[in-house]
Context: one part of a larger RNA
C1' cells in the first nucleotide's frame, strides 16, 4: 500500500459556524463531456503467450496469429452521471397563530446562614479530637438578646425535571436578546448535507491591570500522630476563590459513542404540544408530533452489552487509528506576558 477499523482493545477533533472540496430530490426539452459500441490509425524491432517449423534433442533459431490492457481520428446509442434549458413539491427555508423553559446579557431588590464590630445581659471556661495539644478567654471569652457592617452563596420547590452546539446554566423582578417544539399548509422552490484550511464559543486553574476580600483556603507556620510523617487529623492562614476589562486554549471537555437522512417488533414511564370521546370542572381514555429515561424482539458483538435517542440495516461528508516503551518528549515552525498550548520525529530497547 491493497486492506481493516475508531463505546470499553490503538483509534471521533471540547463545540459551533464556515470557505474550497466531495455529495445531492421528482419531473420536461436538448448537448453529448463521462458512459458503451463500431471502424479507421498508431501502439518499431526484440520480449511475452500460443500454433507450426529448422540444427539429431534442448537450449537456440525461424515463420504465422495473439498480447502491447494505451493514444487519436471517425459513425452510433442516450439508460445512468454531467452541462444548459422549463416545470415540480414530498428535502430545506419563511409567512401567521401558539407555547414550554436555571438559554444569554444587564440593572434592581430580597431573606436565611457565617463572620466581624458597638451596646445589653452573664461568669469561667470555650473551642477541638480517636484521644489531645496548639490556638481563644477574667484587659471578660463560648453562651444569650439588641443595633450595625460586608462579602460569597441562593435552603425547601429539586425531579434518571427543564434548557443550551458544547462548556455550561438554579432567590425574586424588569429591561433587551438567541434558539426550540407544536398547529396551519399560505408563500420561495433543491436554496440540501458534509466541511481540508479559517473564524468564533470553550470548566477549573493559571497570568496582566485595577478593585474588592465574609466564608473557604494550595503555599506556609504551629499542634497531634508516626520509626520518620516535608501527609491524612486539629488550630491559624498567604495567593486564590468573586468583580470588570484583557490574555491563557486545557480537561475523565466523556454518552470515552463526529455530523446528515432514510429504513428496522414492542412494553412502560416522564416533560412540551395538538386532535379527539368521556365531563360541570378537575382528571381519565384514545391518536398523534416533538423531547428525556428504563425494559426488551431481530439483528449486530471479542464479551459486556448495544437495540427506533442503535453500537442493527444502508448511503453522503469530515476527523482519527496501525504493537508496548521511548515520546505527546526532541528538534524546527506557528501561538502565548509568562506558565505553557498546537504541529511532532528518531537513535536504542522489548
Nucleotide at each position: 500500500u491493497u486492506g481493516g477499523g475508531c463505546g470499553u482493545a490503538a483509534a471521533g477533533a471540547g463545540c459551533u459556524c464556515g470557505u474550497a472540496g466531495g455529495u445531492g430530490g421528482c419531473u420536461u426539452g436538448u448537448c453529448g463531456c463521462g458512459u458503451c459500441u463500431g471502424c479507421u490509425g498508431u501502439g518499431a524491432a526484440a520480449g511475452c503467450c500460443u500454433g507450426c517449423g529448422g540444427c539429431u534433442u534442448a537450449a537456440c533459431c525461424g515463420c504465422g496469429g495473439g498480447u502491447c490492457u494505451g493514444c487519436a481520428g471517425u459513425g452510433g446509442a442516450u439508460a445512468c452521471g454531467g452541462g444548459c434549458u422549463g416545470g415540480c413539491u414530498a428535502g430545506a427555508g419563511g409567512u401567521a397563530g401558539g407555547u414550554a423553559g436555571g438559554g444569554g446579557c444587564a440593572a434592581g431588590c430580597g431573606g436565611a446562614a457565617u463572620u466581624c464590630c458597638u451596646g445589653g445581659u452573664g461568669u469561667a471556661g470555650c473551642g477541638g479530637u480517636g484521644a489531645a495539644a496548639u490556638g481563644c478567654g477574667c484587659a471578660g471569652a463560648u453562651a444569650u438578646c439588641a443595633g450595625g457592617a460586608g462579602g460569597a452563596a441562593c435552603a425547601c420547590c429539586g425531579g434518571u425535571g427543564g434548557c443550551g452546539a458544547a462548556g455550561g446554566c438554579g432567590g425574586c423582578u424588569u429591561g433587551c436578546u438567541g434558539g426550540g417544539c407544536c398547529u396551519u399548509a399560505c408563500c420561495u422552490g433543491a436554496c440540501g448535507c458534509u466541511g481540508a484550511g479559517g473564524a468564533g464559543c470553550g470548566a477549573a486553574a493559571g497570568c496582566g491591570u485595577g478593585g474588592g476580600g465574609a466564608g473557604c483556603g494550595a503555599a506556609c507556620a504551629g499542634g497531634a500522630u508516626u520509626a520518620g510523617a516535608u501527609a491524612c487529623c486539629c488550630u491559624g492562614g498567604u495567593a486564590g476563590u468573586c468583580c470588570a476589562c484583557g490574555c491563557u486554549g486545557u480537561a475523565a471537555a466523556c454518552g470515552u459513542u463526529g455530523g446528515g437522512c432514510g429504513c428496522u417488533a414492542g412494553g412502560u414511564g416522564u416533560g412540551g404540544g395538538g386532535u379527539u370521546c368521556u365531563u360541570c370542572c378537575a382528571c381519565g381514555g384514545a391518536c398523534u408530533c416533538c423531547g428525556c429515561g428504563c425494559c426488551g424482539u431481530a439483528g449486530c458483538u471479542a464479551a459486556c452489552g448495544c437495540a427506533u435517542u442503535a453500537a442493527g440495516c444502508g448511503c453522503c461528508c469530515c476527523g482519527c487509528c496501525u504493537g508496548g516503551g521511548g515520546a505527546g518528549u526532541a528538534c524546527g515552525g506557528c501561538c502565548g506576558c509568562a506558565a505553557g498550548g498546537c504541529u511532532a520525529a528518531a537513535a536504542c530497547u522489548c